The part of an RNA shown here (small-subunit ribosomal RNA, central domain) has 350 nucleotides and comes from an uncultured Clostridia bacterium.
Context: one part of a larger RNA
Order: sequence, then structure tokens, then C1' cells
RNA sequence: CUGGGCGUAAAGGGCGUGUAGGCGGCCUAUCAAGUCAGAUGUGAAAACCCCGGGCUCAACCCGGGAGUUGCAUUUGAAACUGGCGGGCUUGAGGGCAGGAGAGGAGAGUGGAAUUCCCGGUGUAGCGGUGAAAUGCGUAGAUAUCGGGAGGAACACCAGUGGCGAAGGCGACUCUCUGGACUGACCCUGACGCUGAGGCGCGAAAGCGUGGGGAGCAAACAGGAUUAGAUACCCUGGUAGUCCACGCCGUAAACGAUGGGUACUAGGUGUUGGGGGUAUCGACCCCUCCAGUGCCGCAGUAAACGCAAUAAGUACCCCGCCUGGGGAGUACGGCCGCAAGGCUGAAACUC
Repeated sequence: CUGGGCGUAAAGGGCGUGUAGGCGGCCUAUCAAGUCAGAUGUGAAAACCCCGGGCUCAACCCGGGAGUUGCAUUUGAAACUGGCGGGCUUGAGGGCAGGAGAGGAGAGUGGAAUUCCCGGUGUAGCGGUGAAAUGCGUAGAUAUCGGGAGGAACACCAGUGGCGAAGGCGACUCUCUGGACUGACCCUGACGCUGAGGCGCGAAAGCGUGGGGAGCAAACAGGAUUAGAUACCCUGGUAGUCCACGCCGUAAACGAUGGGUACUAGGUGUUGGGGGUAUCGACCCCUCCAGUGCCGCAGUAAACGCAAUAAGUACCCCGCCUGGGGAGUACGGCCGCAAGGCUGAAACUC
């Protein structure tokens, strides 16, 4: 460089935004860079190929031809790509009217429960397990009633329900704010798709500074179990879990399935919205759009399976793979306070 690939065999970047680049709707005029055709020059000879000839044949040699797929100049063609100009509305965007939602940020509020403290009642146990023990309790525990403090999480509703690009989001109210969907027209007029770098976001754990600390709980201590038990079980328990600000940048960051567009039988459920039929009306029934599940034909697949939410049929753009181990290691570089992250080999070996 090319081929073949990337759900589970090696392989989709954690996700977005967007730069360069690549690719790009319909009609029309023009240019002629790409493209195509003709001509001319050049493309040394030898060699290769074809025809013929010479050594008694052949190898070898000689003559002629073809070819030399290229480059340059020139004359043309104008369908396609491209440039420039004009137009269009179906792609894209905007306006208008609606309803849905745990989408994000901040502030405030609420009830249940656990724990602790105070007080009342009350007495000998409680707790825990397979069974126990450590532990707690006559300095009055557990249980129960009343009062108070504080932190964290929000039962039911709750649903292969909803929202978000992903991570993720679940009590209630208010404020600020993003996106999507539906409907009918109006406006802009290709403004689009993708996206190497870049930039931003990014669970949990971890780190820095300051707060907070109810429950839970790495580490740790004790009790058991056991041959041992640095575990599983039990009693405790510190970081942490929570808040603010700043880092870290990873994951089975998974649908193990990149994004976009178009096309390709059906059936059934559900969420949001619209239209129709029907009705007093909510339902029911028919239908359109967007989402989310299941089943299934063609097709596809190594099989499992996928099957309009494709892993089918195609096109565009990006990322990635190329036997196992060594190794996501070493070295170097960049980033980080550190932990470490990103990039990422080779010897050797099978």
C1' cells in the first nucleotide's frame, strides 16, 4: 500500500461539540481542471512478443513489424465530477400553537425509619448464630410511652414506564435553564452528513483544603469456624460514604453492536402527541408521527441469533483489528499533588 474484517472468535473510540479534511438534493446557463476522443512529438539500442532469414537443427545470431499501457503539445466532446452564475423546496434550520418528562443547576420544605440524649413505666435479661461466644445489661439494659438532637436516604406511586449524548437522573415546592415530540401553515433557501487533531462532559474508588458524620463500612480489634482461617458467620470499628471548591479521567463506561441517510412482509403490547368513526361522555374501533418491548417472513449468520430500534440491502465519514505468551509491560514523550493515566515496543518463547 492492499485484501478481509470488528454482537459472542482479534477488533466500535466512555460520550458529546466541533477545526482541517472527505462526502453531498432538484432544475438551468457557462467554463473545460478531472474525464473521454483524434492528431503530432517523444517514449535509445539490446531484451520480451509476432513474421521472415543465417550457422546441417537448436541454443545463438541477423532483418522487419508490433508493443513500450507514460509524458508533453495541440484540436475537439460536455453526459458525469469539479469551478463560476441564476433558480427551486423535498434535506437542514427558523417562526407560530400545544401537551409529556426521575433532563440539568440553585434555594427552601416534609414525613417514615435508624442512632444518640433527657424524662416516665417496668425488671432480668438483651443481642447474635447452624450452634455459640465476644458484646450490652441491676451504675437498671432490651421492651414501651413522651420530648429533643443530628445526618443520610426518599417506602407506596413504580411500569422490558419516562428523560438525557454518554456517565446518569426517583419525596414536595419555587426560581433559572437544555433538549426532544406533535399540529397546521408561514419564512430562509442546501445553510447538509461525518469528523484526524482540539475543546468540553464523564459511575465508583482515590487525592487536596475546609466542613459534616445518623446508618453503613475497606483497614483494624475481638469472638467463632477450621488441620490452619491473615476468609466466608458474629460483636465492634477508622478512613470513606455526605456538603463546598479543586484534582483524577478510569470501568463488563455493555446493546460487549460508531454516526448519518434511503430502502426492505407482517403480528402484538406499551409511552407521548395528532386525525377519523362512534358516543351525552370517558371507553372501544380505524389511522398518522415519534419513542420503547416481545414474536416473526424474506434476507443474513460459523452457530447462537439478528430481523423497520437489523447483525438485511446500499452509499458517505470516523475509530479499530491482523496468532498466543512476553505486555497494556519496558523505554521515551505528554498529563497528574500522588495514586496513576494516555501513547506503546522488542528480545525471547510456543
The full RNA is in RNAcentral, with records from ENA, Greengenes and SILVA.